[in-house]
RNA sequence: GGGGGUAUAGCUCAGCUGGUAGAGCACCUGCCCUGCAAGCAGGGGGUCACCGGUUCGAAUCCGAUUACCUCCA
Numbered sequence: 001g002g003g004g005g006u007a008u009a010g011c012u013c014a015g016c017u018g019g020u021a022g023a024g025c026a027c028c029u030g031c032c033c034u035g036c037a038a039g040c041a042g043g044g045g046g047u048c049a050c051c052g053g054u055u056c057g058a059a060u061c062c063g064a065u066u067a068c069c070u071c072c073a
Stems, first nucleotide, its partner, number of pairs: 001072007010025004019056001027043005049065001051063003
């Protein structure tokens, strides 16, 4: 330098052929308990890496960029 892949909640990850962003763990509150943990009920937390484009509508499609992984040279 070239090819491919990944980027979504604090963490690990889903999200189908474009149509209201989700799960588990963690966090907060309550119940339970002598207390803690566990368990049960409820709750908060996201401009979907970033910049443009297409579209009535984009996490999703197209292009550029950034970071990381991998292969080739």